[in-house]
RNA sequence: GGGCGUAUAGCUCAGUGGUAGAGCACUGUGUUGACAUCGCAGGGGUCGCAAGUUCAAACCUUGCUACGCCCA
Numbered sequence: 001g002g003g004c005g006u007a008u009a010g011c012u013c014a015g016u017g018g019u020a021g022a023g024c025a026c027u028g029u030g031u032u033g034a035c036a037u038c039g040c041a042g043g044g045g046u047c048g049c050a051a052g053u054u055c056a057a058a059c060c061u062u063g064c065u066a067c068g069c070c071c072a
Stems, first nucleotide, its partner, number of pairs: 001071007010024004018055001026042005048064005
């Protein structure tokens, strides 16, 4: 220098055009003599950044950034 992949909640990930979700973690609460487990409820994300397409974009297109892999 060229090619490919990944970027979504604190963590691990899902979500292939129509109001962003799960598990774990966290907070409250029930249960217990107490803790743990378990049940219920709740908080938490301008979807890496910018532009474009579209009535509508986490999703499609382009550029950039970070990380990883391959080629030279």